[in-house]
RNA sequence: CAAAGAUAAAGCCAAACUUCGAGUAAUCGGAGGACGGAAAGUCACGGGUCUAAAAAGAUAGCCGGGCUGCCUUG
Numbered sequence: 001c002a003a004a005g006a007u008a009a010a011g012c013c014a015a016a017c018u019u020c021g022a023g024u025a026a027u028c029g030g031a032g033g034a035c036g037g038a039a040a041g042u043c044a045c046g047g048g049u050c051u052a053a054a055a056a057g058a059u060a061g062c063c064g065g066g067c068u069g070c071c072u073u074g
Base pairs, nucleotide, nucleotide: 003073004072005071012037013036017032018031019030020029021028022027035061041067042066043065045064046063047062048059049058050057051056
């Protein structure tokens, strides 16, 4: 530099649900809680889906892609 995720080690995130709050809504944020995750870190660029029915918005834990990161191994 670049690939892989078996073996470890240190850790990390956090579904459903409950509760409080925001939003027309999808959904989002705090607390609790763990279904799971090697990028379940980040970006709405492409596709899909959802809301709105107008404009627009949401979803990165739907798929693809960009950027970045820990450890080990070849």
Predicted 3D model of a 74-nucleotide RNA (c-di-GMP-I riboswitch aptamer) from a Desulfobacteraceae bacterium. It was read from a public genome assembly, where an Rfam model found it. The source organism's lineage runs through Bacteria, Pseudomonadati, Desulfobacteria, Desulfobacterales and Desulfobacteraceae. Rfam family: c-di-GMP-I riboswitch aptamer. Gene Ontology term of the family: cyclic-di-GMP binding.